[in-house]
RNA sequence: AUCAUUCUUUGGGGAUUGGUGAAAUUCCAUACCGGCGGUAUAGCCCGCGAACGCAUAUAUGUGCGCCGAACAGGUGAGAUUCCUGUGCCGACGGUAAAGUCCGGAUGAGAGAAGAAGAUA
Numbered sequence: 001a002u003c004a005u006u007c008u009u010u011g012g013g014g015a016u017u018g019g020u021g022a023a024a025u026u027c028c029a030u031a032c033c034g035g036c037g038g039u040a041u042a043g044c045c046c047g048c049g050a051a052c053g054c055a056u057a058u059a060u061g062u063g064c065g066c067c068g069a070a071c072a073g074g075u076g077a078g079a080u081u082c083c084u085g086u087g088c089c090g091a092c093g094g095u096a097a098a099g100u101c102c103g104g105a106u107g108a109g110a111g112a113a114g115a116a117g118a119u120a
Base pairs, nucleotide, nucleotide: 001119002118003117005116006115007114008113009112010111017029018028019027031100032099033090034089035048036047037046038045043088044087052065053064054063055062056061070086071085072084073083074082092103093102094101
């Protein structure tokens, strides 16, 4: 330095205030939040994970599918990433209709850090 190897640790944030109502952190107004890798610093560029669907059937696995949302101007060699402005998006089940509450979940996981081993 590398890896068809093993192990350990780690690995998601957010509803304030008011209104209507019998009832809403779910509606209305307002507020708030942003996993991981890449790239000029990214929720909305490319990709991954989670969730969800189907199949399989021996298991919490495997395969396939699905997988949201941004424009304009400025600086610069370079930015859909920075700055300015105005926007937009957010699984499933529960419940007065939920990105923010409760639940599956003390779960899973992209990945990050470290240790061991092997090879050169």